[in-house]
The part of an RNA shown here (large-subunit ribosomal RNA, domain VI) has 251 nucleotides and comes from Candidatus Kuenenbacteria bacterium CG22_combo_CG10-13_8_21_14_all_39_9. Model confidence (mean pLDDT): 84 of 100. The RNAcentral record of the full RNA draws on ENA and SILVA. It matches the Rfam family "Bacterial large subunit ribosomal RNA". Lineage of the source: Bacteria > Bacteria candidate phyla > Candidatus Kueneniibacteriota.

Context: one part of a larger RNA
RNA sequence: CGUAUUAAAUCUUGAAGGACCCCUUCUCUAGUACGAGAGGACCGAGAAGGACGAACCUCUGGUGCACCAGUUGUCAUGUCAAUGGCAUCGCUGGGUAGCUAAGUUCGGGUUAGAUAAGCGCUGAAAGCAUAUAAGCGCGAAGCUGUUCCUAAGAUUAGGAUUUUAUGGCCACCUGGCAGACUACCAGGUUGAUAGGUAAUCGGGUGUAAGUCUCGUAAGAGAUUCAGCCUAGAUUGUACUAAUUGGCCUUU
Numbered sequence: 001c002g003u004a005u006u007a008a009a010u011c012u013u014g015a016a017g018g019a020c021c022c023c024u025u026c027u028c029u030a031g032u033a034c035g036a037g038a039g040g041a042c043c044g045a046g047a048a049g050g051a052c053g054a055a056c057c058u059c060u061g062g063u064g065c066a067c068c069a070g071u072u073g074u075c076a077u078g079u080c081a082a083u084g085g086c087a088u089c090g091c092u093g094g095g096u097a098g099c100u101a102a103g104u105u106c107g108g109g110u111u112a113g114a115u116a117a118g119c120g121c122u123g124a125a126a127g128c129a130u131a132u133a134a135g136c137g138c139g140a141a142g143c144u145g146u147u148c149c150u151a152a153g154a155u156u157a158g159g160a161u162u163u164u165a166u167g168g169c170c171a172c173c174u175g176g177c178a179g180a181c182u183a184c185c186a187g188g189u190u191g192a193u194a195g196g197u198a199a200u201c202g203g204g205u206g207u208a209a210g211u212c213u214c215g216u217a218a219g220a221g222a223u224u225c226a227g228c229c230u231a232g233a234u235u236g237u238a239c240u241a242a243u244u245g246g247c248c249u250u251u
Base pairs, nucleotide, nucleotide: 001153007163008162009161010160011159012158016150017149018148019147022050023049024048025047026046027045028044034039052107053106054105055104056103060101061100062099063098067094068093069092070091071090072087073086074085075084076083077082111145112144113143118138119137120136121135167248168247169246170245171244172188173187174186175185176184193241194240195239196237197236198235199234200233201232202230203229204228205227210223211222212221213220214219
């Protein structure tokens, strides 16, 4: 820009395209059929596994420069104590959310149609024979469907429904479970969008500081499953920041 006749929103058909398509072992059938024996099935049923793929984070782990604790050196807060800075995040031990695989769950199912090689029925040319010449059938992990995904610029531009004039869009801003950018989504005071703050729950670390008691002391114990923290769940609260401006349509 188009999709004939404003805009917004929800649902949908499916032309067409893409994805998938795998393999192995074991058990039963059955030591049966077959075979002198040795050996040893088709068909069918069931159970595991491998690789591959998708989604996810309950579990097992990894990471986790949010967080908690321990600890060395040094500097600082006048000193003790308690803290803070720097030293690869100073080092070490843990670790929520998120992300993630080695973790978890699921998938390759069912069959239909037309066929290939191949196997047949009927059957002449050619009194026979012949699956073929007319006609009819079976037959594959393959093909077309069935499954999943995208999908009306499918210019043949599809269909349905609702709302629609104080309607819609953009910039800008607050943000996200979205994201390279853009886009998308939630919001912008008629407001819970983010931060802050409050409450409850869950979670991390592991028992804070101060005081008291014991010990000459380093320390230990009690107060105390404390203190600190929380990217998680739920519910609030305008304290801070979402200022403001432009355009289109209709009339």